[in-house]
Context: one part of a larger RNA
RNA sequence: AACGAACGCUGGCGGCAGGCUUAACACAUGCAAGUCGAGCGGGCCCUUCGGGGUCAGCGGCAGACGGGUGAGUAACGCGUGGGAACGUACCCUUUGGUUCGGAACAACUCCGGGAAACUGGAGCUAAUACCGGAUAAGCCCUAACGGGGAAAGAUUUAUCGCCGAAGGAUCGGCCCGCGUCUGAUUAGCUAGUUGGUGAGGUAAGAGCUCACCAAGGCGACGAUCAGUAGCUGGUCUGAGAGGAUGAUCAGCCACACUGGGACUGAGACACGGCCCAGACUCCUACGGGAGGCAGCAGUGGGGAAUAUUGGACAAUGGGCGCAAGCCUGAUCCAGCCAUGCCGCGUGAGUGAUGAAGGCCUUAGGGUUGUAAAGCUCUUUUGUCCGGGAAGAUAAUGACUGUACCGGAAGAAUAAGCCCCGGCUAACUUCGUGCCAGCAGCCGCGGUAAUACGAAGGGGGCUAGCGUUGUUC
Numbered sequence: 001a002a003c004g005a006a007c008g009c010u011g012g013c014g015g016c017a018g019g020c021u022u023a024a025c026a027c028a029u030g031c032a033a034g035u036c037g038a039g040c041g042g043g044c045c046c047u048u049c050g051g052g053g054u055c056a057g058c059g060g061c062a063g064a065c066g067g068g069u070g071a072g073u074a075a076c077g078c079g080u081g082g083g084a085a086c087g088u089a090c091c092c093u094u095u096g097g098u099u100c101g102g103a104a105c106a107a108c109u110c111c112g113g114g115a116a117a118c119u120g121g122a123g124c125u126a127a128u129a130c131c132g133g134a135u136a137a138g139c140c141c142u143a144a145c146g147g148g149g150a151a152a153g154a155u156u157u158a159u160c161g162c163c164g165a166a167g168g169a170u171c172g173g174c175c176c177g178c179g180u181c182u183g184a185u186u187a188g189c190u191a192g193u194u195g196g197u198g199a200g201g202u203a204a205g206a207g208c209u210c211a212c213c214a215a216g217g218c219g220a221c222g223a224u225c226a227g228u229a230g231c232u233g234g235u236c237u238g239a240g241a242g243g244a245u246g247a248u249c250a251g252c253c254a255c256a257c258u259g260g261g262a263c264u265g266a267g268a269c270a271c272g273g274c275c276c277a278g279a280c281u282c283c284u285a286c287g288g289g290a291g292g293c294a295g296c297a298g299u300g301g302g303g304a305a306u307a308u309u310g311g312a313c314a315a316u317g318g319g320c321g322c323a324a325g326c327c328u329g330a331u332c333c334a335g336c337c338a339u340g341c342c343g344c345g346u347g348a349g350u351g352a353u354g355a356a357g358g359c360c361u362u363a364g365g366g367u368u369g370u371a372a373a374g375c376u377c378u379u380u381u382g383u384c385c386g387g388g389a390a391g392a393u394a395a396u397g398a399c400u401g402u403a404c405c406g407g408a409a410g411a412a413u414a415a416g417c418c419c420c421g422g423c424u425a426a427c428u429u430c431g432u433g434c435c436a437g438c439a440g441c442c443g444c445g446g447u448a449a450u451a452c453g454a455a456g457g458g459g460g461c462u463a464g465c466g467u468u469g470u471u472c
Stems, first nucleotide, its partner, number of pairs: 001471003005468005012344006018337002020302001025300003029297003034061003039058002042055005068255003077180007086172002091168008099133004108123006139148003153160003181227003188218003193215008230252004234245004257278005280291004308334001310333003316330001317328004347377004357368004383408005391399001416461005421442003427456005437444002
C1' cells in the first nucleotide's frame, strides 16, 4: 500500500460498486423454457351460422443458448502462433424443382388392469407425421458401362413455406511449434505399448478399433510416480525487474446427487431429457412408484463471515409465431449490509467579566478557552407543501411521483474511535505497589509509574476508528 474480509466500539445522508472465500453438504415451498390454430383432426363452450374461444393430443421449431459452480483436470486443458483431412440448423447470394399415389398411429369411442405412477385390448381418423412410384440441371457411387437418390403445403391472395445443388457468413470438431506449480527422501516407465500392412470406424486425419508383422517408444534437457491447482485477459504490490494472486467483469475449459450408457438431433452423450446401477429422501393398499437448487429467492447445517421466499418484461437481449402476442429469477430495477471507493453534513460570524464548573498549582495564579453563554445570520442535510423529467418511437415506464426544481419553518435531526516511555505526533495528578495489569519490538509494575487503572490536558484520523488475518 492492498483486501470478496472478520471482530470490538461508534454511526447522519447520497452516488457508484460489491456481498457463502467454509459443506461440489442436505434441501420444504414458489418461480427459472416455451411457443405455433397461418401444419392437423377432435372434445367442450359461445355463435349474428360467417366464425370465435379454450383444452389435451399428433406435428414443427426451440429446450446444445441464456443462468450456476470450480469438484475433477499438470492436460493441446489454457495462452499464443500456425496447419489440413472436416461439419455447420436458423441467416445471405445464386441456380434448378415443388408430380402421382398409398398404408398407418395418437386424440376420440368401447371394454379392461392398477392404491397410485401409469397401462393393456378392440374400433375409427387428419396432417407441413410416415411410405412407395415418377422426374434429376446439378449431386453421390463407379471397374467410367452404368447405377442410386427429393419435395408440403397454408392463408385474409399477397406472401410465408418445402426439396436438390453451389458459394458465403457464423460457429464448431481435429492436429502441431512454443509457454504453463512443487517434490529425486519418486529413476526407471510402457504390450495397443512404438511403427508398418490390410480392414473397420468417424463429419473428418489418426492404434481411434481390430487381424497379422516388426521391436520399438519415453527418460537426469527429469520420464514415471506423488502432492497441489480450473487456465487466461487481468488484479494487488513494486521505481522497475520481479513477487503474490485469478472475487466482481470478459474469453476458454470442465461439471450438473455418484458412476456408466446411448437415443433424438445441424449440434448433446444433454443442469430443470431418457435408460441402468448405487447412496440418500419421500409416497404406498407392500405389489410398486417419485425426486435431484453447483438456476432465482429461501431453509437446515458448517462457519469468524456473506442479503429479499421483492417488482417488471418499460428498456436491452433471447425462444416461438406472418402478426397480434406469449414466455423469459437472462436482464432492468427495488430491498438488506459503513463491505469498499467517492462526495456532503453535523453550522457561520461576533463574542473577555477571559463567567461558572473541572483539572493543576509554588495558592499568586495557570489551563480547559472564543471554547460556552449572549448577539447577528445562514439552511447543505432532514421535515412539510407545490411542481416534475430523461430513459420511449405514433403508442407502451417496473423503477416512481424517482432524479431534479421552487417555497416554508427552524441551529434546528446528526461525532466518534485510537493513542500520548523510545521507535512515533502527543504530559500532568490521583489510585495501585513485581499485585492488578500492559506489551508490535525494546521492555514497564517490588510506595514519588509521562509505560498498569482513572481523571484533566494533548496528538492523530474521522462516519468512521482500532485489532486480527493474508499478500507485496
Molecule: small-subunit ribosomal RNA, 5' domain
Organism: uncultured bacterium